This is a predicted structure of a 477-nucleotide part of an RNA (small-subunit ribosomal RNA, 3' major domain) from an uncultured bacterium. Its mean pLDDT, the model's own confidence on a scale to 100, is 81. Rfam family: Bacterial small subunit ribosomal RNA.

[in-house]
Context: one part of a larger RNA
Formats: sequence, C1' cells, structure tokens
RNA sequence: UGACGGGGACCCGCACAAGCGGUGGAGCAUGUGGUUUAAUUCGAAGCAACGCGAAGAACCUUACCUGAUCUUGACAUCCCGAUGACCGCUUCGUAAUGGAAGCUUUUCUUCGGAACAUUGGUGACAGGUGGUGCAUGGUUGUCGUCAGCUCGUGUCGUGAGAUGUUGGGUUAAGUCCCGCAACGAGCGCAACCCCUAUCUUCAGUAGCCAGCAAGUAGUGUUGGGCACUCUGGAGAGACUGCCAGGGAUAACCUGGAGGAAGGUGGGGAUGACGUCAAAUCAUCAUGCCCCUUAUGACCAGGGCUACACACGUGCUACAAUGGCGUAAACAAAGAGAAGCGAACUCGCGAGGGUAAGCAAAUCUCAAAAAUAACGUCUCAGUUCGGAUUGUAGUCUGCAACUCGACUACAUGAAGCUGGAAUCGCUAGUAAUCGCAGAUCAGAAUGCUGCGGUGAAUACGUUCCCGGGUCUUGUACA
Repeated sequence: UGACGGGGACCCGCACAAGCGGUGGAGCAUGUGGUUUAAUUCGAAGCAACGCGAAGAACCUUACCUGAUCUUGACAUCCCGAUGACCGCUUCGUAAUGGAAGCUUUUCUUCGGAACAUUGGUGACAGGUGGUGCAUGGUUGUCGUCAGCUCGUGUCGUGAGAUGUUGGGUUAAGUCCCGCAACGAGCGCAACCCCUAUCUUCAGUAGCCAGCAAGUAGUGUUGGGCACUCUGGAGAGACUGCCAGGGAUAACCUGGAGGAAGGUGGGGAUGACGUCAAAUCAUCAUGCCCCUUAUGACCAGGGCUACACACGUGCUACAAUGGCGUAAACAAAGAGAAGCGAACUCGCGAGGGUAAGCAAAUCUCAAAAAUAACGUCUCAGUUCGGAUUGUAGUCUGCAACUCGACUACAUGAAGCUGGAAUCGCUAGUAAUCGCAGAUCAGAAUGCUGCGGUGAAUACGUUCCCGGGUCUUGUACA
C1' cells in the first nucleotide's frame, strides 16, 4: 500500500421490511445430469452453465455411428499433355453417390497460336467442427451504470509511498459548494444521440361530412377541401427560470405558482482502471503439436428425439372474480412476390377449388382477446381439467415408420392451491389478455417486440445479501 475481521462510523440497492403474484406438489413442453446405446456429435458448470451456442435436428443441417465408395482429392494456385467445349437431354446400372453408353454443342487470329473451359498426369500442395482458450487476436459475460481509477508539476517522507482524492455540508453521482500544501489535468458521472409525453409551423395519394354538392342497399363512394385526427420535416418547451421558508450570505433541501410535463419528466443506447489464467481454437483469424489411400472427401440408412431416475426454466390447470353458448365493441406494432391472398364456393373442421387486389398509409394477413349484455351450469373430480389412447383425415415436403404440425369423433388420467425452502416486481410497474415478427418448405408453451385492462405496499434501516467512503486491528501478500 492492499486484502481480510462473527472491529467501529456513515451511506446506497426490490437487500431486508410492507405488499402482490409465483416456483417447490400434478400433467405436459424444453434444457441439463445420470444411465443406456453402434452412435446417443461438441461446447457451456455457483451467482455469471442448465427454453444457453441452436433466430427453429424427418433428408439436408451434422460435426456422431454402421455400411458402400474416392485418393492432387468436395475447394484454391502453379507446371505438362490431350480435347473443343462447358451446360443440357436420353438410356443402362446402384440402397444411393460413384460408374457406363449415346445425342447436342466455343470465341479471337498476323493461321504460328492465344483466351476460356473440360479432362488426364506429376508433384509442390489442398483438407481437418483433430488437440491446446493455461501460447494468442478478436468478441463476450461478471462485479456494475457501482462511482470510482489515475496522471503532470509542487510539497512531505531515508524509502516503500503519501498529499491532491482527506475534512464540513450536499448529490443519483470524485455532483456541486466551502475549507485545506497543494495547483491543475485525463478516463469515467452528467450533457450532447434515439424513442415517448404538449404546442406551433410547413406539406397532404390515409382522415373529415367538419362546411358545400352528387350518388348508393350500404360504405370518403365521387366532386371538392386540409379545419380536425394522423403521418413526417423544421421549431418551441423545463432552466431550480419565478416565489416563500430552511441553510454558512454557498452548494443544496422543503413547499408553492404557472405549466402538457418539475427538479435526471419516463424509457433506450452508452459499461472507466481493472477482477475472475472467467467463456469461446466449433463464428472467424492464428502460433505450436497431430492426421495425410485418412482424424480428409462423398453417399445411403440410423443417431442427436433413447429412459428405473434427479435438477433447472416454462406452459396448462386444480374452477363460480369460473366453464359453455348466443349475438355486440375497442388496439398497437409488424410482415408480404418462389409472397400476403380478399370475395364466392365445397367441407362439421384442419383445409380444398377458383380467383380480385397488392412491391402496399391504397390490397392482404386480420378474427384482436380479455371486456360488456343475455342465457345456462350450482360446488360435484363436475358442463372443472385436459394428459393418454383408438379411428378417420388435412397440409408441407422426393419422403412424416423411427421423427412434423393441425383437424374431427370417441376416450377422458393426475390434479381440490402444493413441505423444508426459494424467486420476481415500486407504476402504466406487478398481475392478466390477446396480436405480430425473426428463424422457417413444414415444425414454439421458447425468444424478440406490440398494444388492451390495470392494482397493493414502502413505518423504516435493527437484521440477511451485495456494494461504496473513512477509520482501526492483524498469525496474510
């Protein structure tokens, strides 16, 4: 100087407390361990691995296993030779790739050849999701959006170092004020950036009968117009600016006015010096080591989907604040051409047929659902719950047996609110309700977004956990 203390003082955080809803019990989905297996590819491991890499394993993917096949190779460059094409089409053959045969088929030219392509050969080489993340780059997690981490000059100390950065206040903040052997500065904080909340202005291919006119079974449908809504450009607005009180006359704090918004208005992006030999050689790059008729390449089938069990994360429930039926209402944000697909029609339905419009504020996906109204059920393992199973189908796709999603009918399991323990959340939040997108032929209860309805509680900091500052002790470095 750090680190540590079941030392002290001060401060903060959904850390506790006060509340609301969960997990842990059930069924299923998904990930992991274990076991099994020819293979169940590999990685991730307290917080910070476990709906994680994977924004999507039937083939492919795919790295694993079994079997078949190739050896300058599936891919790249160079050298030599041959051919004139390559592509495409047909036939034979195979489980399939590989293999065999046939047809078709270039350009320029100084006619020497050249370009390009295919094929054969030789070796240089290719290739490796093989090893090492404890050889590395790059990227990322974490403490933590915590308020810290340092430097120059000066001063003090023999020195390691100290000072500044400590102290008194204050703040979300090393934020600011005052003081001080310090004076300044840098990386962080804040601000500058984006979204959102209000208004003005400019512009109107969506909105409006607002005001006028026409038309219809009805609809901005049409003429017409940008007033309003909205869209998207430019501005305004919030700064403790004003008032009162407190405070050291400071920083600042408390209350008030005005205001759409008030003291960082609410979100996001933004992550200092460093810690964990943290993660990743399987995104990529790369040193060294290893394989080279195989640890490379290619094909078929299988596996990654197994199942006495254990754990994590979720979904659905256990019902009446509910289930079912009927007929009504109100979003936002997105996506669409190998696409979204209206209307009509067939089917109980998943869907099928035909097909308008739309590269989209114009058309489509598209029905929002919780909600409100009416009716029914009357506390039951039930008209709750939907697992499992049977039959019949639909769609995607060469192909749904292993191993897809969905539909109809039948079946109708566990489950009556969950032990010890444990998690999230402070406001448009929790809870609850649907909608969309990426990936994607098909395949979400996951993920990322969007809006609808919309709470309770916070006395307080004694205690648990984590963090910050000062100080003290030390068998630690």